A computed fold for a 72-nucleotide RNA from a Candidatus Hermodarchaeota archaeon, annotated as transfer RNA. Model confidence (mean pLDDT): 81 of 100. The source organism's lineage runs through Archaea, Promethearchaeati and Candidatus Hermodarchaeota. Rfam family: tRNA. From the family's description: Transfer RNA (tRNA) molecules are approximately 80 nucleotides in length. The family's RNA type in Rfam is transfer RNA. The RNAcentral record of the sequence draws on ENA.
RNA sequence: GCCCUUGUAACUCAGCGGUAGAGUGAUUGAUUCGUAAUCAAUUUGUCGGGGGUUCAAGUCCCCCCAGGGGCU
Numbered sequence: 001g002c003c004c005u006u007g008u009a010a011c012u013c014a015g016c017g018g019u020a021g022a023g024u025g026a027u028u029g030a031u032u033c034g035u036a037a038u039c040a041a042u043u044u045g046u047c048g049g050g051g052g053u054u055c056a057a058g059u060c061c062c063c064c065c066a067g068g069g070g071c072u
Base pairs, nucleotide, nucleotide: 001071002070003069004068005067006066007065010024011023012022013021018055025043026042027041028040029039030038048064049063050062051061052060
């Protein structure tokens, strides 16, 4: 330098162009003599950044940034 891939909640990851979700975590309550476990509720998003297409973009297109892999 070129090619591929990943970037979404505190963490691990889903997400057919039409309401952004799950698990874990955290907090509160119940339960217990108390802790853990269990049960219930609650909590959190500039979807890496910018632009474009579209009635509508996490999703499609372009540029850039960052991580991983490959080729030379």